[in-house]
Context: one part of a larger RNA
RNA sequence: UUGGGCGUAAAGCGUGUGUAGGCGGUUUUGAUAGUGGCUGGUCAAAUCCCGGGGCUUAACUCCGGAACUGCCAGUCAAACGUUAAGACUAGAGCAAGCGAGAGGUUGAUGGAACUUACCAAGUAGGGGUGAAAUCCGUUGAUAUGGUAGGGAACACCAAAGGCGAAGGCAAUCAACUGGCGCUUAGCUGACGCUGAGACACGAAAGCGUGGGUAGCGAACGAGAUUAGAUACCUCGGUAGUCCACGCCCUAAACGAUGCCGACUAGCCGUUCGGAGUAUCGACCCUCUGAGUGGCGAAGCUAACGCGUUAAGUCGGCCGCCUGGGGAGUACGGCCGCAAGGCUAAAACUC
Numbered sequence: 001u002u003g004g005g006c007g008u009a010a011a012g013c014g015u016g017u018g019u020a021g022g023c024g025g026u027u028u029u030g031a032u033a034g035u036g037g038c039u040g041g042u043c044a045a046a047u048c049c050c051g052g053g054g055c056u057u058a059a060c061u062c063c064g065g066a067a068c069u070g071c072c073a074g075u076c077a078a079a080c081g082u083u084a085a086g087a088c089u090a091g092a093g094c095a096a097g098c099g100a101g102a103g104g105u106u107g108a109u110g111g112a113a114c115u116u117a118c119c120a121a122g123u124a125g126g127g128g129u130g131a132a133a134u135c136c137g138u139u140g141a142u143a144u145g146g147u148a149g150g151g152a153a154c155a156c157c158a159a160a161g162g163c164g165a166a167g168g169c170a171a172u173c174a175a176c177u178g179g180c181g182c183u184u185a186g187c188u189g190a191c192g193c194u195g196a197g198a199c200a201c202g203a204a205a206g207c208g209u210g211g212g213u214a215g216c217g218a219a220c221g222a223g224a225u226u227a228g229a230u231a232c233c234u235c236g237g238u239a240g241u242c243c244a245c246g247c248c249c250u251a252a253a254c255g256a257u258g259c260c261g262a263c264u265a266g267c268c269g270u271u272c273g274g275a276g277u278a279u280c281g282a283c284c285c286u287c288u289g290a291g292u293g294g295c296g297a298a299g300c301u302a303a304c305g306c307g308u309u310a311a312g313u314c315g316g317c318c319g320c321c322u323g324g325g326g327a328g329u330a331c332g333g334c335c336g337c338a339a340g341g342c343u344a345a346a347a348c349u350c
Base pairs, nucleotide, nucleotide: 004321005320006319007304008303012318014201015200016199017198021194022193023192025088026087027086028085029084030083031082032081034080035077036076037075038074039073040072041071042070049065050064051063052062053061054060091191092188093187094186095184096183097182098181099180103177104176105175106174107173108172109171110154114150115149116148117147118146119145120144125136126135162169163168206247207246208245209244210243211242215241216240220236221235222234223233258317259316260315261314262313263312266295267294268293269292270291271290272289273288274287275286276285299306300305323350324349325348332343333342334341335340
C1' cells in the first nucleotide's frame, strides 16, 4: 500500500501570487528504458501445495510433480504512457467594441448632528433614573436665536442589491489605478490545472515615534443597587478610537464547506450584459451569458440538511484528522521592541 475520513462528531492552511514536484486537449508519423506477449537462464536444500509410498494410524518421513513471485538476457508488439518532429482549435491567452460596480490610492469640497467660546434675550431650575444621588446652575445654567472654531462619522437613497483573493469597501467631485462581465470570432496555438517551500496581503485589539482629540470610552474616581457589588444603572474620565510612518499577524479570519474541470429535472425572485419581438421611444414579453438568493427531481447524508453556487456522480493537485484531559502547553528552533506568534511533544491520568 491493500483500506477510512474532513458543513455541525477529530479534521480545509485567514487569503492570494507562484518555484520545485504531481497531473494534463484533438490528430499524424517515427522511436521506445514504462507497459504487454513469447523463449532461455537464475531464484540451494528443507518448509508450503498436489499425487503416491513407509513406520498398526497420525504427527513424522521418503519419492515425484507443481507453484507464486522477483531478477537477468534475447526477441516481438505499439493500444496506453513517454519521447522527437509536424499539424489543429473545443482548454488558456490576446485583440476589437460595449458595460456595471461602497474595488484601491491621493486630493478637494459639502450638509445634518455634536461640542467649545463669545453675543443677544430670559429666570430658577437643569440633568439623570425603576426610584434616586453624585453632577451642572443666581459669578445666570437648562430651553431659544446668532457668530466663530473644532474633531469624527456620512441619515434618506439601501435592496434577498453591488465590488473585492480574503481581511474588507458606503456623503460628493476630480486625478491616478487593479480586477470582472457580455458581444464579435480577427490573432497566438496547449502557452494549461494544482501547488511542498518561498513571497505578498491580512478585521479588531496592542506596540514605537510624531501629531490630533468633538463624541464615545478599557483603566480609574464618585453616586446608587446589594447581605456584599472589585458588576449590571448614573455622573465624570485617561489610554484608545482619528492621521502619518514603522511593527504586530491573531479571530466564530465562517458558507465552521480548499482550488480547477466535466456531467446530472425543474420552478420562482433579483443584479449586470447580449439578441429577438414590440414601440415614436421607454416599459412589457421570449431566448441567452455571467453573478446573487428562495424552493425543490434524482442522488447523497447518522440525522439536520445539501441539491447545476452540491454536501450528487467522477477526475487532477494541495492541506489536514486518528479517544478525552495533560496542551495548542513544556523544551528546542525561527520571528517580534514588547505583548506574544509559528512549529510542537512526553510523563501521568480517565
Record summary: Small-subunit ribosomal RNA, central domain from Candidatus Portnoybacteria bacterium CG_4_9_14_3_um_filter_43_11, 350 nucleotides, folded computationally. The organism belongs to Candidatus Portnoyibacteriota, within Bacteria. Rfam family: Bacterial small subunit ribosomal RNA. It was read from a public genome assembly.